[in-house]
RNA sequence: UCGAAACAAAGGCAAAUCCUUACGAAAGUAGGAGGCGCAAAGCCACGGGUCUACAGCGGUUCGCCGCCAUGACAGCCGGGUUGCUCCA
Numbered sequence: 001u002c003g004a005a006a007c008a009a010a011g012g013c014a015a016a017u018c019c020u021u022a023c024g025a026a027a028g029u030a031g032g033a034g035g036c037g038c039a040a041a042g043c044c045a046c047g048g049g050u051c052u053a054c055a056g057c058g059g060u061u062c063g064c065c066g067c068c069a070u071g072a073c074a075g076c077c078g079g080g081u082u083g084c085u086c087c088a
Base pairs, nucleotide, nucleotide: 005085012038013037017033018032019031020030022029023028036075042081043080044079046078047077048076049073050072051071056067057066058065059064
């Protein structure tokens, strides 16, 4: 230095839930509180997967139903990339 990942140290992120005259059709995102947990739970939608369905298409007993991603999820997995500490 690289890899790996124990014990530590310095820290970091932040689940569920609640609040918000916020954005969005929704999934979800943003801010605050909160802290389940995480060695990448930092970043990236490249591959798989999952969620939603405005619009569109089809059906309809006109109540709705089904299909569908160009939308979303990086705390689903893989991959790419960057990084702290430091035994064996």
This is a predicted structure of an 88-nucleotide RNA (c-di-GMP-I riboswitch aptamer) from Paenibacillus antri. The RNAcentral record of the sequence draws on Rfam. Rfam family: c-di-GMP-I riboswitch aptamer. Gene Ontology term of the family: cyclic-di-GMP binding. The organism belongs to Paenibacillus, within Bacteria.